Predicted 3D model of a 150-nucleotide RNA (glmS glucosamine-6-phosphate activated ribozyme aptamer). Its Rfam family is "glmS glucosamine-6-phosphate activated ribozyme aptamer". The family's RNA type in Rfam is riboswitch.
């Protein structure tokens, strides 16, 4: 290098590689998202799709794809009994806002290793985030009509 069996992990910064880039003499190889977060209602459409870390040819450029966000429409929830219509607001942890707190990564850079003919690549390895969530606290909102009930 390719097959067959088994096992383990691992899945959305996730796959792809026709441009660029890098190492190779060539053939050809590398790169090309670092992790945190995210499926907590179901359907359609739209969309340059959350956070920072590093780097500064790069995570650049293309294709697909995506748990994200909007917007309708459906169903649920809540709006101090219940039921129906409408409104508002969310989404089975079913209001919203600010604030204080809390814990949290990985890569890259060094340093080691090992593979090549040789490089770029690759393998181990320490520290550090931010958003999101958790807990206080403040601060707004917490509807209207109709019918029953008591």
């Nucleotide at each position: 290098g390719g097959g067959a069996u088994c096992c383990u992990g691992u899945u959305a910064g996730c796959g792809c590689c026709a441009g660029g880039c890098c190492c190779g003499g060539a053939a050809g190889g590398g790169u090309g998202a670092c992790g945190a977060g995210g499926a907590a209602c179901g359907g359609c459409a739209g969309u340059u799709g959350u956070c920072g870390a590093a780097a500064g040819a790069c995570u650049c450029g293309g294709c697909g794809g995506a748990u994200g966000c909007u917007g309708c429409c459906g169903c649920g929830g809540u709006c101090g009994c219940c039921g129906g219509c409408g409104g508002a607001u969310c989404g089975a942890a079913a209001g919203g806002a600010a604030g204080a707190u809390c814990g949290c990564a990985a890569a890259a850079a060094g340093c080691g290793g090992a593979a090549u003919c040789a490089g770029a690549a690759c393998c181990g390895u320490a520290a550090c985030a931010g958003a999101a969530g958790g807990u206080c606290u403040u601060c707004c909102g917490g509807c209207g009509c109709c019918g029953g009930a008591u």